RNA sequence: GUAGAGGUUGCGUUUUUUAUCAGUAAAUAUUCUAGCAGGCAUGCGAUUAGGAAUAUCGAAAGGGAAAGACGCCGAAGAAUAAGACCGGCGGGUACUUAUUCUGGGUCUUAGUUUAAGAGACUAAGGACUGUCAGUUAUAUGAUGCGCUAC
Numbered sequence: 001g002u003a004g005a006g007g008u009u010g011c012g013u014u015u016u017u018u019a020u021c022a023g024u025a026a027a028u029a030u031u032c033u034a035g036c037a038g039g040c041a042u043g044c045g046a047u048u049a050g051g052a053a054u055a056u057c058g059a060a061a062g063g064g065a066a067a068g069a070c071g072c073c074g075a076a077g078a079a080u081a082a083g084a085c086c087g088g089c090g091g092g093u094a095c096u097u098a099u100u101c102u103g104g105g106u107c108u109u110a111g112u113u114u115a116a117g118a119g120a121c122u123a124a125g126g127a128c129u130g131u132c133a134g135u136u137a138u139a140u141g142a143u144g145c146g147c148u149a150c
Base pairs, nucleotide, nucleotide: 001150002149003148004147007073010072011071012070013069014068015067016066017065018064027056028055029054030053031052032051033050035044036043037042039089040088076102077101078100079099080098081097082096083095084093085092086091103129104128106126107125108124109123110122111121112120113119130143131142132141133140
C1' cells in the first nucleotide's frame, strides 16, 4: 500500500411511517388588567401593547422508535484552540481545520443536556466481547498510531 475482521441494534448519514412534544404554542371572540420586552443599548404600548381567565380552533421544530436506502470498520464520539457564520455590543452557533482522549456494544450509579422518568454525552464501577501478550490449561496484563492475510 491492497484486501479483511470485531457485532445481545457494529458505526454514521438519509428517506418514509409513527408515538411524544400537546389539547401545549399560535390564531379568533369576550371579559379583567397600564405598563411591557431586554444582559445592555434600545424598542413596543390607550390607533389597547404585555399578562390572566373562558369559549372555539389547534400546530411545528428539535429529541425518540420502527422499516428501508446509502456510505463505511477511527466506522465514529467527546474535549480544547483557531478560523468561519449570525449579532448594534456582551455573546451565540458547532460549519471548517488542528491537537488530545476513547478497542466495542451493554448494564448500574452520579452529573450535564432535554418538555421528558425517552434519548444522548461525561465520569466511576460490573459482567461480556474483539485483538495482542502470557499459560499444559486457567489466572493475569496491555489496548485502534492496534490486529489478520498478501